[in-house]
This is a predicted structure of a 157-nucleotide RNA (c-di-AMP riboswitch aptamer (ydaO/yuaA leader)) from an Armatimonadota bacterium.
The sequence was found by an Rfam model in a public genome assembly.
Rfam family: c-di-AMP riboswitch aptamer (ydaO/yuaA leader). About the family: This family represents a conserved RNA structure found upstream of the ydaO and yuaA genes in Bacillus subtilis and related genes in other bacteria. The ydaO/yuaA element is thought to act as a genetic 'off' switch for the ydaO and yuaA genes in its native state. It is believed that the element may be triggered during osmotic shock leading to activation of ydaO, a predicted amino acid transporter gene, and members of the yuaA-yubG operon which code for KtrA and KtrB K+ transporters.
The model forms 96% of the base pairs in the Rfam consensus.

């Protein structure tokens, strides 16, 4: 002098997951109350009503499809028997797309680049829904290229 890695500050990102005040407490934390923001239950009306498989339904951008691999059930076929092969389904792991979602530093459109495209609950139960009831405010992370337009702000005069 560079490149990584850790910590702290501030700042900025997804996401409802923020802000105040009281108490206690050990920084972190914890109750409780107000704002505020998100969700779930819940009438009339309106939908729905019937058969057969399958339970069902809910937060969320997170659906679906096709490929390979494996595993569990059930069927068919060959066998003396194990077992083989093959088909449906369901589950898992992997690819490769996709509805849909995000980012690109005051805000809004494009264009270009980059990225997600999960997970989890409820337990046989819940269409929608006024009053009403009731429930979270976690947890991860670190992007910045470029027109346009419409707005603020600040200095001079």
């Nucleotide at each position: 002098u560079a490149a990584a890695u850790u910590g702290u500050a501030c700042c900025g990102c997804c996401g409802a997951g923020u802000u105040c005040u009281u108490u206690g407490g050990u920084u972190g934390c914890a109750a409780a109350g107000a704002a505020g923001c998100g969700g779930a239950g819940g009438a009339c009306c309106c939908a729905a009503u019937u058969u057969c498989c399958c339970g069902g339904g809910g937060u969320g951008a997170a659906u679906c499809u096709c490929c390979c691999g494996g595993a569990a059930u059930g069927g068919c076929u060959g066998u003396u028997g194990u077992c083989u092969g093959u088909u449906a389904u369901u589950c898992c792991g992997g690819g490769a797309g996709u509805a849909g979602g995000g980012u690109u530093a005051a805000c809004c459109u494009u264009c270009g680049a980059c990225c997600c495209g999960a997970a989890c609950c409820c337990g046989u139960c819940a269409g929608c829904u006024a009053a009403c009831u009731u429930c979270g405010c976690a947890g991860g992370c670190g992007u910045g290229g470029a027109a346009g337009g419409a707005a603020g702000g600040a200095u001079a005069c």